[in-house]
This is a predicted structure of a 490-nucleotide part of an RNA (small-subunit ribosomal RNA, 3' major domain) from an uncultured fungus. The RNAcentral record of the full RNA draws on ENA and SILVA. The prediction has a mean pLDDT of 81. Its Rfam family is "Eukaryotic small subunit ribosomal RNA". For this family Rfam cites "Crystal structure of the ribosome at 5.5 A resolution" (Yusupov et al., Science, 2001). Rfam links the family to the GO terms ribosome and structural constituent of ribosome.

Context: one part of a larger RNA
C1' cells in the first nucleotide's frame, strides 16, 4: 500500500428493510432450462451478472443434427496424358424419393474449356472467446480517480483527495503544507409539460357567404359540399421566451444548504431517458461479419445443393409468463372516448385497405383510395357507463382435453400453421416453506401499435386509457462506499 480477513464508527440503496399494494410459489396451459428418450432431438450461456436470453414465435428454406442421393463453385504453378481425341453432355431400358446420364446396358453428340499427379489454393453456423480484434454485459449508477509544482519520509510512498456541516454527488461552506489543475459528477443532448406574443398552413383546423338536402306555419335549425373569402384559439413546427428553488417565513457558523408559504404551466436534479471516468473480468460472442491466429478437414468433403426427419418427442425437477377460481362477477343489448407506429418491391402479381355485394361467423368478390398530416383511420381499443337475465350451486365461474366439419397462408399443414361453427365441460374454492418487483400519473387493472411475420403472440418494445393503500424513514436483515486500528497475510 490494502483483492482479503477481524473488531470499531460514520453513510447510503425499495436489484435492503420497515408501513404497505400487486404478486410469484398451489391448478390447467404457453414458453426456455435441466434430465430421460432418441438415427439425431444441432448448439451457445448456469449465482447476482444463464434459463419468452442469442433479437431463437424452426412445417421447407433458415439448419449448425440425422438418413440418404447430385455438383465442383479444386484459382494458379510443375509434370504427364492427348489432336489417330484430353474430356463433356444425353433418349430410352433398368436402377432410384426423384424428368439425378447418379451408376449400368446401348451407342450418338461434343472439341482442349477440362483429365491425372505433386505443390498450393478455396470454402467451412468444424475446434479453441484460455490464442484475438470489435461489440456488449457486469464489478458499479456507486462517486470515485489522476498527474505538475510545493511540504514530509532513506525509500516504497503520503499530502493534496481533510475534523465538521451540507448534498443525488469528491456537490459545496468552510477547515487548511498545500497551492493551481484534469477526467467522472454536474453542465451537455433527446423527450414530456407553458405561450390568445412572432413565423406560417385547401396535407391542419376555425368563421361569415354562396349551393344543395331533411324538418318546419314562419324566423330558422342540423347535415354535406375543392364554391368565395377572413383568421391562426385548437393542430403541426420553425425561431424565441420561461424556473434560477428567484420572492417571503423560520432553521441553519446566519455559510453551503434544509424545511413551509404564496404566485406559477412547472419548485424531489421540473418528470424521464441518453452520454458516462480510473481499474479490472482470463464474464459472453470465432454461430453478426469477405474481422482474425493456429488447428483440423478439403471430392466416399465438416464445402455446397436436392428429399425426408430432427430441433415440437416426455415417468420427471427448476425459471420467465397467461388464463382462472367469480357477483367490484359472467352473459346479452345499447352508448362512449386514446395515443405511439405502419404501409406496394427485383414493378407480370406480392403492402395499407375503406365502400358495395354474398355468407351464421371465418372469408370470398367487385369497384376504389394511398409511395401517405391528403387514403386505410377519428385506426368510433379495451377496460369503462346505463338496462335487463342469472343467484352462489365447480354455477350462465373456468375453458384445459378431446370429436365433427367449414375457410385461409403456403409447393406442401399429418406430429394437428392459424381462424370459424356445433359437441365435449377435466384441474382450479386464492395457493406450504421461501421469494420477487415497486413510492405519483408511480404500482396495479386495460387494450393498442410496431418488431419477428407467407401464415402464426400466451414473448419483447413503445403507446396512451382507468387509477390507489402505504413511506417521505432506518441501519434491525442483506449487500455498497468511506474513515479508524492495527494483528495475521500477500
Nucleotide at each position: 500500500u490494502g483483492a482479503c480477513g477481524g473488531a470499531a464508527g460514520g453513510g447510503c440503496a425499495c436489484c435492503a428493510c420497515c408501513a404497505g399494494g400487486a404478486g410469484u410459489g398451489g391448478a390447467g396451459c404457453c414458453u426456455g432450462c435441466g434430465g430421460c428418450u432418441u438415427a439425431a432431438u444441432u448448439u451457445g450461456a448456469c449465482u447476482c451478472a444463464a434459463c419468452a436470453c442469442g433479437g431463437g414465435a424452426a412445417a421447407a428454406c433458415u439448419c449448425a443434427c440425422c438418413a440418404g442421393g447430385c455438383c465442383c463453385g479444386g484459382a494458379c504453378a510443375u509434370a504427364g496424358u492427348a489432336a489417330g481425341g484430353a474430356u463433356u453432355g444425353a433418349c430410352a431400358g433398368a436402377u432410384u424419393g426423384a424428368g439425378a446420364g447418379c451408376u449400368c446396358u446401348u451407342u450418338c453428340a461434343u472439341g482442349a474449356u477440362u483429365c491425372u499427379a505433386u505443390g498450393g489454393g478455396u470454402g467451412g453456423u468444424g475446434g479453441u472467446g484460455c490464442a484475438u480484434g470489435g461489440c456488449c454485459g457486469u464489478u458499479c449508477u456507486u462517486a470515485g480517480u489522476u498527474g505538475g509544482u510545493g511540504g514530509a519520509g532513506u525509500g516504497a510512498u503520503u499530502u493534496g483527495u481533510c475534523u465538521g456541516g451540507u448534498u443525488a454527488a469528491u456537490u459545496c461552506c468552510g477547515u487548511u503544507a498545500a497551492c493551481g489543475a484534469a477526467c467522472g459528477a454536474g453542465a451537455c443532448c433527446u423527450u414530456a409539460a407553458c405561450c390568445u406574443g412572432c413565423u406560417a398552413a385547401a396535407u391542419a383546423g376555425u368563421g361569415u357567404c354562396g349551393c344543395a338536402a331533411a324538418c318546419c306555419g314562419g324566423c330558422g335549425u342540423u347535415u354535406g359540399u375543392a364554391g368565395a373569402u377572413g383568421c391562426u384559439u385548437c393542430u403541426u413546427a420553425g425561431a424565441g421566451g420561461g424556473a434560477c428553488u428567484g420572492a417571503c417565513c423560520a432553521c441553519g457558523u446566519u455559510u453551503a444548504g434544509u424545511g413551509g408559504u404564496a404566485g406559477g404551466a412547472a419548485g424531489u436534479u421540473u418528470g424521464a431517458g441518453g452520454c458516462a471516468a480510473u481499474a479490472a473480468c482470463a464474464g459472453g460472442u470465432c454461430u453478426g461479419u469477405g474481422a482474425u491466429g493456429c488447428c483440423c478437414u478439403u471430392a466416399g468433403a465438416u464445402g455446397u445443393u436436392c428429399u425426408g426427419g430432427g430441433c415440437c418427442g416426455c415417468a420427471c425437477g427448476c425459471g420467465c409468463g397467461c388464463u382462472a377460481c367469480a357477483c367490484u362477477g359472467a352473459c346479452a343489448a345499447a352508448g362512449u372516448c386514446a395515443g405511439c407506429g405502419a404501409g406496394u418491391a427485383u414493378a407480370u402479381a406480392a403492402c395499407c385497405u375503406u365502400g358495395g355485394c354474398c355468407g351464421g361467423a371465418a372469408g370470398g368478390u367487385c369497384c376504389g383510395g394511398g409511395c401517405a398530416a391528403u387514403c386505410u383511420u377519428g385506426u368510433g381499443a379495451a377496460a369503462c357507463u346505463u338496462u335487463g337475465u342469472c343467484g352462489u350451486g365447480c354455477u350462465g365461474g373456468g375453458g384445459a382435453u378431446a370429436g365433427a366439419c367449414c375457410a385461409u397462408u403456403g409447393c406442401a399443414a399429418u406430429u394437428a400453421u392459424u381462424g370459424g361453427u356445433c359437441u365435449u365441460c377435466a384441474a382450479c374454492g386464492a395457493g406450504g416453506a421461501a421469494u420477487u418487483c415497486c413510492u405519483a400519473g408511480u404500482a396495479a387493472g386495460c387494450g393498442c401499435a410496431a418488431g419477428u411475420c407467407a401464415u402464426c403472440a400466451g414473448c419483447u418494445u413503445g403507446c396512451g386509457u382507468u387509477g390507489a393503500u402505504u413511506a417521505c424513514g432506518u441501519c434491525c436483515c442483506u449487500g455498497c462506499c468511506c474513515u479508524u486500528u492495527g494483528u495475521a497475510c500477500a